[in-house]
């Protein structure tokens, strides 16, 4: 030079989980189809353990 290559990095990609504007709402309060609260359910978007990783670096050994 070449091979192989602990090991760091790292573009990107999946994503437990948490948050969450916003719809719908059992069901209560009310004379009331007003109006107030609301259990629960979806849920735009938001941060994210965590796994993969193009790619570079590279101790070292051949």
């Nucleotide at each position: 030079a070449g091979u192989g290559g602990a090991g760091a990095g790292a573009a990107g990609u999946g994503g437990a989980g948490a948050g969450a504007a916003g719809u719908g709402g059992a069901g209560a309060g009310g004379a009331a189809a007003a109006c107030u609260c609301a259990a629960c359910a979806c849920g735009a978007c938001u941060c994210a353990a965590c796994a993969c990783g193009a790619c570079u670096c590279a101790a070292c050994a051949c």
A computed fold for a 62-nucleotide RNA.